[in-house]
Context: one part of a larger RNA
RNA sequence: GAACGAACGCUGGCGGCAGGCCUAACACAUGCAAGUCGAGGGAGAAGCUAUCUUCGGAUAGUGGAGACCGGCGCACGGGUGCGGAACACGUGGGAAUAUACCCCUAGGUAAGGAAUAACAGUUGGAAACGACUGCUAAUACCGUAUAAUGACUUCGGUCCAAAGAUUUAUCGCCUAGGGAUUAGCCCGCGUCUGAUUAGAUAGUUGGUGAGGUAAUGGCUCACCAAGUCUACGAUCAGUAGGGGGUCUGAGAGGAUGAUCCCCCACACUGGGACUGAGACACGGCCCAGACUCCUACGGGAGGCAGCAGUGAGGAAUAUUGGACAAUGGAGGAAACUCUGAUCCAGCCAUGCCGCGUGAGUGAAGAAGGCCUUAGGGUUGUAAAGCUCUUUCAAUUGUGAAGAUAAUGACGGUAGCAAUAGAAGAAGCCCCGGCUAAAUUCGUGCCAGCAGCCGCGGUAAUACGAAUGGGGCAAGCGUUGUUC
Repeated sequence: GAACGAACGCUGGCGGCAGGCCUAACACAUGCAAGUCGAGGGAGAAGCUAUCUUCGGAUAGUGGAGACCGGCGCACGGGUGCGGAACACGUGGGAAUAUACCCCUAGGUAAGGAAUAACAGUUGGAAACGACUGCUAAUACCGUAUAAUGACUUCGGUCCAAAGAUUUAUCGCCUAGGGAUUAGCCCGCGUCUGAUUAGAUAGUUGGUGAGGUAAUGGCUCACCAAGUCUACGAUCAGUAGGGGGUCUGAGAGGAUGAUCCCCCACACUGGGACUGAGACACGGCCCAGACUCCUACGGGAGGCAGCAGUGAGGAAUAUUGGACAAUGGAGGAAACUCUGAUCCAGCCAUGCCGCGUGAGUGAAGAAGGCCUUAGGGUUGUAAAGCUCUUUCAAUUGUGAAGAUAAUGACGGUAGCAAUAGAAGAAGCCCCGGCUAAAUUCGUGCCAGCAGCCGCGGUAAUACGAAUGGGGCAAGCGUUGUUC
C1' cells in the first nucleotide's frame, strides 16, 4: 500500500447492488418447511331437493368433507462442515454394471381365485395405541394359460408376464431391444506437517474353488503358498472437507476456501437393516445410549446442521414478514393442489458504487476569536447583504414493464407531473522526524503521549486546551488477520 463474512470508538442525509452466527455439529418453546391423484377401488359426513311424518324423524335423489385400500413422490429441493490425509477431491483413462419417470422400435394385454383395510359389533388401555368376531372392492395380492428376438443350457431342451379405466378421443399395464440421463466400480498422476514416529502387516499378499453383489475384486469363506508395503518416508501422531475460485504480488510465489457453482461427508450419539429404480434414508423404521417432556407409575413421546424465532456462548452477525405473480420441483389427463425451493419485502454505513448537504456576487477586508514587535497580521469572500436554482429528502396527483388466453406478492413501488422553500442534511483523524500540516496558554520526569526513534525535570511545534493548518469524507480512526 492492498484486502476483509470483520469488531470497537466518535459521527451519520439519500439511493442502487451485494453481504450478514467465522464462537457451542450447544440445548431448543411455537408456527410453517412434502405432498398429490375420485379418469384405480369400496364405503361415505355436512349441506341441498323431493315424498312421508307420530313433528322426534324416516326414505329416495344430489352432494362430496375427513379418513381407508391403492399409485407416484417423499433418495429431489433446503442445511451444516462433525468426520475423513482417503480414489475424498482434481485431472486423464478403463471394463465387469444398474438405471423409476422420458424418447424410439417389436410383440402381448387370455381365463380365474383367495383375502384384507375402511365399515359394523364386542372389548383392553390414563394415554400412545390396540385385541377379537363378521362383511366388501380394486390398476392391492396369488395360481393357471400363453412364451421369443429374452434367460439358462448337457444344445436334446427347460423357464419367465400383464390391469384395467373411459365421456370412445385416449390414458394405462407386461415382455424384449436401443437411446438419453443418472449412479456404482477400477486405475495413472497430483493432493498439509512431524523421523524428538523406522519398521508395519495373518484376510495380511497371491493362487484354486465356492458364496455374495446390479457389477469386478479377500468383498466373504474353505484349502494351498509365504508373501505385501517401506528413507522416492511405510506405520504412527497432529491438523484439515476438496475443487472452480478469492486476496495479494510486476511475476514467480505466498495466503485462503464466507457468498455463487461442482463433488464429498453428516443429520441428537453409536449400530442395523426394511421398502424401493434409487437410501442403509434430515422432517421413515428397529436396537442401545445421553438428554428433555407426559403419565392414572402399568407405560409412552421427541430430535431446527430446513425458514423464522428463543436461551446459552461470544468482540460479533437480521423478521416468529408477504406471495406462489415469475422461474423451477412433486402429484394429476386437466382444472388445480402443495412448495420457508424461489421471488420479494423488513433490519444493519457490513462492503462497493453513485448523489447531496447549494450557486453567483459580495471589502466598510464588519463584528467576534486568536496572534502581535501594539504598527498590524490571520480567520476571510469566509459571514452578513443582494441575485438565483431545487438534485436528493418532503407534500399532492398520476402510475408501469416484469404476463399474458387469464392470473402481479413486490406495490400505489419504480417512473412521470405539480407545489413550497436554502429550505431538512458533516464529521473524524492528524500537525517532532518517518509524514502533508504550527503558534499561544496550562503543566513541570507530574499528569500524560507513543507504530519506531523517542517526548515531559519552568520558555514542551511531541502531554492537555485554544486558535490556525493538513488529510480523508457519510464516513473517519483503532484493533485483529493475510499478502